[in-house]
């Protein structure tokens, strides 16, 4: 350095201003935000100038938490509900085009478009499950090699 097993830390932002209203951070107009890996022609450092290394897309390609769904339990006459698994379940569930350089576009300029469930004057931004879970990211230890 690689590899496995245990462990332990971490791991999500955003309503500011006006309107009409009995009521609205939720509806009109203006703002604001953009989870994890992956992928560059971009940028910054290093260089032996071959290349290394760190940054790097919400709308490409995966992923992940909600809710829905299917499975068991347990309570019910049933309808239901609670609890617990489950992605060889992606249904809801997602959104990007146009001009420019380029061999290529994730670069640049422009306009545009997405965003679980509950609660509540209709909510990406408040309150709530959650002091939860969880994609991953870092470390510790014990083995193998």
């Nucleotide at each position: 350095a690689c590899u496995u097993a245990u462990u332990c830390u971490c791991a999500g932002g955003g309503c500011g201003g006006g309107g009409c209203g009995u009521a609205a951070u939720u509806c009109c107009c203006c703002a604001c935000c953009g989870g994890c890996g992956g992928u560059g022609u971009a940028u910054c450092a290093g260089g032996a100038u071959a290349c290394u290394g760190a940054u790097g897309a919400g709308c490409c390609c995966g992923c992940g938490a909600g809710c829905g769904c299917u499975c068991u339990u347990u309570a019910c006459a049933u309808a239901u509900a609670a609890a617990g698994a489950g992605g060889a379940c992606a249904g809801c569930a997602g959104a990007a085009c146009u001009g420019g350089u380029a061999a290529a576009a994730g670069c640049c300029a422009g306009u545009g478009c997405c965003g679980a469930c509950g609660g509540u004057a209709u909510a990406g931004u408040c309150c709530g499950g959650a002091u939860g879970a969880a994609a991953g990211a870092g470390g510790a230890u014990a083995g193998g090699c």
Molecule: FMN riboswitch aptamer (RFN element)
Organism: Sporomusa sphaeroides DSM 2875